[in-house]
RNA sequence: GGGUGUAUAGCUAAAUGGUAGAGCGCAUGCUUAGCAUGCAUGAAGUCCUGGGUUUAAUCCUCAGUACCUCCA
Numbered sequence: 001g002g003g004u005g006u007a008u009a010g011c012u013a014a015a016u017g018g019u020a021g022a023g024c025g026c027a028u029g030c031u032u033a034g035c036a037u038g039c040a041u042g043a044a045g046u047c048c049u050g051g052g053u054u055u056a057a058u059c060c061u062c063a064g065u066a067c068c069u070c071c072a
Base pairs, nucleotide, nucleotide: 001071002070003069005067006066007065010024011023012022018055026042027041028040029039030038048064049063050062051061052060
């Protein structure tokens, strides 16, 4: 320098155009003498950035940024 892939909650990670769920973690409550476990509830997302297409975009498309990997 060129090719491919990835970017979503604190971490991991789903969702094939119609207002994004889960596990772990966190907070609160119940349970306990207390802790752990268990149960219930809750908070936490500009879906990497900026354009384009569309009635409507996490999703399609273009460019950029970061990272993984391959080639040189």